[in-house]
Context: one part of a larger RNA
C1' cells in the first nucleotide's frame, strides 16, 4: 500500500460497486422454457337456435385444456469438483472436414397411398402408468414421376513426381407440403417446402513455443512405436482390427506422487520481479455418484432418456417418485456473506405473418459503513479570559474564542407543491410514390398519426420550518506525532520489538491535558 474480509467500540446522508472464500453437504415451498389455431383433426364449460310436457336430444357460433405436428429446450443462467492436459495462452496448419437459423444466388414444387394419437368403448392397477377393440387428420409417415446442379462408379483430355485434382461424356442413385390474403374467374402476392453453389458467424481436428512442487519418485511402455491390408468418422490418425517388424519415451527429468481450472486482468513494486485469478470478459470442465446411448445442424444434453449406487419421499407392500453448482428461501458447517421483493417499461433471447405469449437473462427496489468517492454535523462576531474541571506552595497557569451572548445561513432533516429523461426512425392505421402485374390484396420507400414506465410519493426544482436531526475511535517510554496528577506496589496489569510494574511508574488503572485519523477508528488474518 492492498482486501469478496472478520472481530471490538461507534455510527447522519447520498452516488457507484460488491456480498457462502467454509460443506461439488442436504434441501420444504414458489418461480427459472416455451411458443405457433396463418401445419392438423377436433373440443369441455359458455352463448344462440330447433324438437319435446319434461328428462333430454339435435344443429350452429365461439373458445379453455389436452393431443398430433413444427421450431426452440445444445442459448441464457450456476459452480470450480475434476484436470499438470494441446486444458489454457500465443502463433500456424487443414484431412481443403461438417454446418440449422441468417445472407446471397441457381433449379424445382407432378401425382398417389397406408397408418396413428387425440376421440369412443373397455380391461388391469392404490397410484405412477399400461393394455385391448373401433375409428379420424396433417407442413406427421411411405412409395411413384422428374434431376440443370448434387452423390457414386467408369472412360477420355488437361495439370501434377505421385496421391490426386479439374473439364467433358456415359451409367446408376436419391426430392418436395402446404397455409394465408385478394380476385367474378384464369390468376397474382406473402409465408413456407425440396435440391444445389457462395458468404458470414461459430465449431471439430492438428502442430511449434510457453504453463506448479517433489529425485526421500529413475527407469517407463505390448495397441506400446512403426508398416501393410481392412474397417470407422463430417474429417487426418492405432481411432479400431488382422498380420508383420521391434520399436517409442527418459537427468534438457520420462514414469510416479502432491497441489491447481487457464487467461485478459487484479494487488504490490522505481523497475525487474513477487503474489493472485472474487466481481467483469474469453476459453475449459461439471450438473447427487458412476456408466451408456438416443434424438438432432449442433449434446458435459443442469430444470431430456436408460442402467447401476447412495440418500430422501409416497404406498393398498405388489410397486412408484425425486435431484437448487438457476432466482429467492431453509438446515448444517463456519469468524463470516442479503429479499421466499417489483416488472417485462428498457436491452437481449425463444416462438409467431402479426397482435402477442414466455423470459428469477435483464432492468429495478430491499438488507449490510463490506469497499471507493462526495457532503454534512453550522458560519461570523465574541475577554484585562465567566463558571466548572485539572495543575500549582503561592502568584497564577491551562481547558479557551472554546462556551455563553449577538447577528446570520439552511446543505442535510422534516412538511407541502411541482416535476424531467430513460420512450424509440417501434408495431398498427392512414396516405403518396416505386417494381411486378390487366386488376385487387400484398411487398419496398417516404410522409402523417400513434398506445405503452417496474423503478416512482423517482431525479431535479420551488416554498415553509428551525442551529434545528447528526462524533467518534485509537494513541501519548523509544522506534513514533503527543505529559502531568492520583491510585496500585513484580500485585493488578501492559506488550509489535526493546521491555515496563518489587512505594514518587512520562510504559499498569483513572482523570485532566495533548497527538492522530474521522463516519469511522483500532485489532486480527493474508499478499507485495
Nucleotide at each position: 500500500a492492498a482486501c469478496g474480509a472478520a472481530c471490538g467500540c461507534u455510527g447522519g446522508c447520498g452516488g457507484c460497486g460488491c456480498g457462502u472464500c467454509u460443506u461439488a453437504a442436504g434441501c420444504a415451498u414458489g418461480c427459472a422454457a416455451g411458443u405457433c389455431g396463418a401445419g392438423c383433426g377436433g373440443c369441455a364449460a359458455g352463448g344462440g337456435g330447433g324438437a319435446g310436457c319434461a328428462a333430454u336430444c339435435c344443429c350452429c357460433c365461439c373458445u379453455a385444456g389436452a393431443g398430433c405436428g413444427g421450431c426452440g429446450g445444445a442459448c441464457u443462467g450456476g459452480u470450480g469438483a475434476g484436470u499438470a492436459a494441446c486444458g489454457c495462452g500465443u502463433g500456424g496448419g487443414u484431412a481443403a472436414c461438417c454446418g440449422a437459423c441468417c445472407u446471397u444466388u441457381g433449379g424445382g414444387c407432378u401425382g398417389g397411398g397406408g397408418a396413428u394419437a387425440g376421440c369412443c368403448g373397455u380391461u388391469a392397477g392404490a397410484a405412477a402408468u399400461a393394455g385391448c377393440g373401433g375409428g379420424u387428420a396433417a407442413u406427421a409417415c411411405c412409395g411413384a414421376a422428374u434431376a440443370a446442379g448434387c452423390u457414386u462408379g467408369c472412360g477420355u483430355g488437361g495439370c501434377g513426381a505421385g496421391a490426386g485434382u479439374u473439364a467433358c461424356g456415359c451409367a446408376a442413385g436419391g426430392a418436395a407440403a402446404g397455409g394465408g390474403g385478394c380476385u367474378a374467374a384464369g390468376g397474382c402476392c406473402c409465408c413456407g417446402c425440396c435440391u444445389g453453389g457462395g458468404g458470414a458467424a461459430g465449431g471439430g481436428c492438428u502442430c511449434g513455443c510457453g504453463u506448479u512442487c517433489u529425485a526421500u519418485u529413475a527407469g517407463c511402455u505390448a495397441g506400446u512405436u512403426g508398416g501393410u491390408g481392412g474397417g470407422g468418422u463430417a474429417a487426418g490418425a492405432g481411432c479400431c482390427u488382422a498380420c508383420c517388424a521391434a520399436g517409442g519415451c527418459g537427468a534438457u527429468g520420462a514414469u510416479a506422487g502432491g497441489u491447481a481450472g487457464c487467461c485478459g486482468g487484479c494487488c504490490u513494486g522505481a523497475g525487474a520481479g513477487g503474489g493472485u485469478g472474487a466481481a467483469c470478459g474469453g476459453c475449459c470442465a461439471c450438473a447427487u455418484u458412476g456408466g451408456g446411448a438416443c434424438u438432432g445442424a449442433g449434446a458435459u444434453a443442469c430444470g431430456g432418456c436408460c442402467c447401476a449406487a447412495a440418500c430422501u419421499c409416497c404406498u393398498a407392500c405388489g410397486g412408484g417418485a425425486g435431484g437448487c453448482a438457476g432466482c429467492a428461501g431453509c438446515u448444517a458447517a463456519g469468524a463470516a456473506u442479503a429479499u421466499u421483493c417489483c416488472g417485462c417499461a428498457a436491452u437481449g433471447g425463444a416462438c409467431g405473418a402479426a397482435a402477442g405469449u414466455c423470459u428469477g437473462a435483464c432492468g429495478g427496489a430491499g438488507c449490510g459503513a463490506c469497499g471507493c468517492c462526495g457532503c454534512g454535523u453550522g458560519g461570523a462576531u465574541g475577554a484585562c479570559g465567566a463558571a466548572g474541571g485539572c495543575c500549582g506552595g503561592a502568584a497564577g497557569g491551562u481547558u479557551g474564542u472554546a462556551a455563553a451572548a449577538u447577528c446570520c445561513u439552511u446543505u442535510u432533516g422534516c412538511c407541502g407543491c411541482u416535476g424531467a429523461a430513460g420512450a424509440a426512425u417501434a408495431a398498427g392505421c392512414a396516405u403518396a410514390g416505386a417494381a411486378g402485374g390487366g386488376a385487387a390484396u400484398g411487398u419496398c420507400u417516404g410522409u402523417g398519426u400513434g398506445a405503452u414506465g417496474a423503478c416512482g410519493c423517482u431525479a431535479g426544482g420551488c416554498g415553509g420550518u428551525g442551529a434545528a436531526u447528526a462524533a467518534g475511535c485509537c494513541c501519548c517510554g523509544g522506534c513514533a506525532a503527543a505529559u502531568u496528577a492520583c491510585g496500585u506496589g513484580c500485585c493488578a496489569g501492559c506488550a509489535g520489538c526493546c521491555g515496563c510494574g518489587g512505594u514518587a511508574a512520562c510504559a499498569c488503572g483513572u482523570a485532566a491535558g495533548g497527538g492522530g485519523c474521522g463516519a469511522g477508528c483500532g485489532u486480527u488474518g493474508u499478499u507485495c